[in-house]
RNA sequence: ACGGCGGCGCGGGAGAGUUCAGCACCUUAGAACAAGGUGCUGACGCCGAAGGGGCAACAUCCCCGGAACCUCUCAGGCAGCAAGACCGCGCACGCUAU
Numbered sequence: 001a002c003g004g005c006g007g008c009g010c011g012g013g014a015g016a017g018u019u020c021a022g023c024a025c026c027u028u029a030g031a032a033c034a035a036g037g038u039g040c041u042g043a044c045g046c047c048g049a050a051g052g053g054g055c056a057a058c059a060u061c062c063c064c065g066g067a068a069c070c071u072c073u074c075a076g077g078c079a080g081c082a083a084g085a086c087c088g089c090g091c092a093c094g095c096u097a098u
Stems, first nucleotide, its partner, number of pairs: 001098001003096004007091006017044001019043010045078003051074001052072003058065001
């Protein structure tokens, strides 16, 4: 100097239940029933793009190894917000190849 990986910042960034039941609390109303909201628990249904698991070629060959946007759905998620693989831009940042 020009790259690779990472870190940080900014921007973009999909899918699927605002389901049902119980309990607690709150609001409206209040004699009571009821309605709505929030949280927790459970049930059923569903999604794949945090993380995690599986494997073809290949390598070795006894096992072991071995990628993804594929696949599983353990975890996570299913209004919005948030999160988000991945992509783009940036940097007095870290490691590293030439």
Overview: The RNA shown here (Glycine riboswitch aptamer) has 98 nucleotides. Its Rfam family is "Glycine riboswitch aptamer". About the family: This family represents the bacterial glycine riboswitch. Gene Ontology term of the family: glycine biosynthetic process. Of the family's consensus pairs, 89% are formed in the model. The sequence was found by an Rfam model in a public genome assembly. Model confidence (mean pLDDT): 76 of 100.